[in-house]
Molecule: SAM riboswitch aptamer (S box leader)
Organism: Chitinophagaceae bacterium
RNA sequence: UACUUAUCAAGAAAGGCAGAGGGAUUUGGCCCGAUGAAGCCUUGGCAACCCAAGCAAGUACCACCACUUGUUUAGAAGGUGCCAACUCCACCCCCAAAAAGGGGAGAGAUAAGUC
Numbered sequence: 001u002a003c004u005u006a007u008c009a010a011g012a013a014a015g016g017c018a019g020a021g022g023g024a025u026u027u028g029g030c031c032c033g034a035u036g037a038a039g040c041c042u043u044g045g046c047a048a049c050c051c052a053a054g055c056a057a058g059u060a061c062c063a064c065c066a067c068u069u070g071u072u073u074a075g076a077a078g079g080u081g082c083c084a085a086c087u088c089c090a091c092c093c094c095c096a097a098a099a100a101g102g103g104g105a106g107a108g109a110u111a112a113g114u115c
Base pairs, nucleotide, nucleotide: 002114003113004112005111006110007109008108013043014042015041016040017039021032022031023030027090028089029088044083045082046081049079050078051075053073054071055070056069057068058067059066087107092104093103094102095101
């Protein structure tokens, strides 16, 4: 980099350096920002994907161990991730007379796995 699977309505910010942008991308909107954006560093926190423990079922076995799956059982040492707004909203399709609203696709993000 590519592919597969799962999740994306909840949650969680202070300080220092820095100095004008930022909210992934095109377009449109709407926001954040000199009461200090991006970026970097420190500390703190959130969450529970991986993880560790328990329980249940299954495979194999005489049985245990082991392996696989599930789990609204409880956890947080470690690997990641995250800490404005639904992934900020819309765009394409469907429902809806229209609007509001809802569902999906596409794109994206994160994790785990495979090459």